[in-house]
Context: one part of a larger RNA
RNA sequence: GGACGAACGCUGGCGGCGCGCCUAACACAUGCAAGUCGAGCGACGACCCAUCCGCUUGCGGAUGUUGAAAGCGGCGAACGGGUGAGUAUCACGUGGGUAACCCACCCUCGGCUCCGGGAUAGCCCGUGGAAACGCGGAUUAAUACCGGACGGCCUUUCGGGUCUAUGGAUCCGAAAGAAAAGGUAGCUUCGGCUUCCGGCCGAGGACGGGCCCGCGUCCGAUUAGCUAGUUGGUGGGGUAACGGCUCACCAAGGCUUUGAUGGGUAGCUGGUCUGAGAGGAUGAUCAGCCACACUGGGACUGAGACACGGCCCAGACUCCUACGGGAGGCAGCAGUGGGGAAUCUUGCGCAAUGGGCGAAAGCCUGACGCAGCGACGCCGCGUGCGGGAGGAAGGCCUUAGGGUUGUAAACCGCUUUCAGGAGGGACGAAGCCACUCGGGUUAAUAGCCCAGAGGGUGACGGUACCUCCAGAAGAAGCCCCGGCUAACUACGUGCCAGCAGCCGCGGUAAUACGGAGGGUGCGAGCGUUAAUC
Numbered sequence: 001g002g003a004c005g006a007a008c009g010c011u012g013g014c015g016g017c018g019c020g021c022c023u024a025a026c027a028c029a030u031g032c033a034a035g036u037c038g039a040g041c042g043a044c045g046a047c048c049c050a051u052c053c054g055c056u057u058g059c060g061g062a063u064g065u066u067g068a069a070a071g072c073g074g075c076g077a078a079c080g081g082g083u084g085a086g087u088a089u090c091a092c093g094u095g096g097g098u099a100a101c102c103c104a105c106c107c108u109c110g111g112c113u114c115c116g117g118g119a120u121a122g123c124c125c126g127u128g129g130a131a132a133c134g135c136g137g138a139u140u141a142a143u144a145c146c147g148g149a150c151g152g153c154c155u156u157u158c159g160g161g162u163c164u165a166u167g168g169a170u171c172c173g174a175a176a177g178a179a180a181a182g183g184u185a186g187c188u189u190c191g192g193c194u195u196c197c198g199g200c201c202g203a204g205g206a207c208g209g210g211c212c213c214g215c216g217u218c219c220g221a222u223u224a225g226c227u228a229g230u231u232g233g234u235g236g237g238g239u240a241a242c243g244g245c246u247c248a249c250c251a252a253g254g255c256u257u258u259g260a261u262g263g264g265u266a267g268c269u270g271g272u273c274u275g276a277g278a279g280g281a282u283g284a285u286c287a288g289c290c291a292c293a294c295u296g297g298g299a300c301u302g303a304g305a306c307a308c309g310g311c312c313c314a315g316a317c318u319c320c321u322a323c324g325g326g327a328g329g330c331a332g333c334a335g336u337g338g339g340g341a342a343u344c345u346u347g348c349g350c351a352a353u354g355g356g357c358g359a360a361a362g363c364c365u366g367a368c369g370c371a372g373c374g375a376c377g378c379c380g381c382g383u384g385c386g387g388g389a390g391g392a393a394g395g396c397c398u399u400a401g402g403g404u405u406g407u408a409a410a411c412c413g414c415u416u417u418c419a420g421g422a423g424g425g426a427c428g429a430a431g432c433c434a435c436u437c438g439g440g441u442u443a444a445u446a447g448c449c450c451a452g453a454g455g456g457u458g459a460c461g462g463u464a465c466c467u468c469c470a471g472a473a474g475a476a477g478c479c480c481c482g483g484c485u486a487a488c489u490a491c492g493u494g495c496c497a498g499c500a501g502c503c504g505c506g507g508u509a510a511u512a513c514g515g516a517g518g519g520u521g522c523g524a525g526c527g528u529u530a531a532u533c
Base pairs, nucleotide, nucleotide: 001533002532006529007528008527009526010525013381014380015379016378017377018376019374020373021339026337027336028335030334031333032332035075036074037073040072041071049064050063051062052061053060054059055058082292083291084290092216093215094214095213096212097211098210101209102208106205107204108203109202110201111200112199113198114148115147116146117145124137125136126135127134128133154177155176156175157174158173159172160171161170162169163168182197183196185194186193187192218264219263225255226254227253230252231251232250233249234248235247236246237245267289268288269287270286271282272281273280274279294315295314296313297312298311317328318327319326320325345371347370348369349368353367354365355364356363357362384414385413386412387411394405395404396403397402418474420469421468422467423466424465428460431457432456433455435454436453437452438450439449440448441447477522478521480519481518482503483502484501488517489516491514492513498505499504
């Protein structure tokens, strides 16, 4: 000198864009953060609205429409969001391998979607419990569950051929095994047909992952030996898959001064800061990967988890209790206490972007978009501009003549950014739409399709921006002045009080202490401190 997720002191006008618990992975009140589908299913039918009736005048009833809370079922909940505890490791980075693997939703292609069955939640009845939550009986539906058939495909095993070469591809034969589900709308001669959305099997793609390997990745030897599933083999099991992954048996191996083992520290990277570079330091925000979700362990469901707002067990802690027993997990967004030098609102909205579900309308979304607080950072703007005396007053210095503050002020003229007041007022809306016209299909004024016109849809926000009004009006500080280093005098003090980054100042004329006048530097900031280059 640079730089900062900074803090502290003094000061503080406006705006834009960013950033904001680095400490206790400490404990958490409250609200919200993951739902959705009635075009899968049965049942029930609340509220609102419209019409009608009765009238006790604001209540009852009927019809229509709408459709809440709950249940079965499907998809999602494994994403998105947080944190950095653990981890020195195939965790990450980079380059490869998988003939050892998986992949829901999506896309492409081929084939299929037949016949049956028994339950169960809800509802109802009874009953236990303080509650959480159950138990028994009866009844019911499905795209929930189960059985069967034909043929093809597929899987496994066996026999054989070809190409390959760890379990790959392909052909022939045999045995065994494995599938499905319907819904919506229209037409109908009631047999069915068609549209759209689904379901099953197989092949391929895409996306995403699992596993394996080469190389790279901190400190210290005042850590020198480490290892029994340990190293290898055979066989069984297990997995989507290779493998001591696991188990039985057999052998005695495996690693290490090119640093094993143990200890300490640490998430890794793209990057960031610095530096001419080499390098050094670092890993906030943003992005990729990993790990974790009160602590430890475990599996279930599922395409995917060993699962932050799922389950079970144990533990610590907190809460409820009728003492028998129960409930909970902010390292999601806000917010509270605590710790700390220190780090924000219990805000608005789904309008946009993105995600989940749905045929769609739409619903949900503390992701996200915005707003609020903080000079925390970077950047921009303003606090006026011109004229104005050999130069007011006051202050300070003085050789007492004067010098300086100083064109500075007053005064005259001008302007009006920003802040203030008034009026107008967006882009972001691409899209989507059940509305109204229009067009197409059709027998059809049902439906369906097109999206041409109109209309509707904005949290931010009456914000940005524009115009007008008033008046210099509302807006400057902080550090320093011995040398390094730019800027000097007088007074006070007298090795005292004090200063100080280094050298060093202060013991009676201190440009070094203190206040003052003056000056230098930077400026809505200026200094100090910590770590770092």